[in-house]
Overview: Predicted 3D model of a 75-nucleotide RNA (transfer RNA) from an Alphaproteobacteria bacterium. Its Rfam family is "tRNA". Rfam classes the family as a transfer RNA.
RNA sequence: GCCGCCAUAGCUCAGGGGUAGAGCGCGCCAUUGGUAAUGGCGAGGCCGAAAGUUCGAUUCUUUCUGGCGGCACCA
Numbered sequence: 001g002c003c004g005c006c007a008u009a010g011c012u013c014a015g016g017g018g019u020a021g022a023g024c025g026c027g028c029c030a031u032u033g034g035u036a037a038u039g040g041c042g043a044g045g046c047c048g049a050a051a052g053u054u055c056g057a058u059u060c061u062u063u064c065u066g067g068c069g070g071c072a073c074c075a
Base pairs, nucleotide, nucleotide: 001071002070003069004068005067006066007065010024011023012022013021018055026042027041028040029039030038048064049063050062051061052060
């Protein structure tokens, strides 16, 4: 340099055109003599950035950024 894959909640991940979810974690409550466990409720997100298409984009397209892998080049 070229090609492919990935980027979504604090962490690990799902979702896939009509304003987003789970588990764990966090807060409150219930339960207990107390703790753990368990159950309920809740907070927490510019869906990596910019543009394009569209009535509408987290989702499709392009470029960029970062990560992983493969190939090539130089020494």

It was read from a public genome assembly. The source organism's lineage runs through Bacteria, Pseudomonadati, Pseudomonadota and Alphaproteobacteria. The coordinates come from a structure-prediction model, not an experiment, and the mean pLDDT is 83.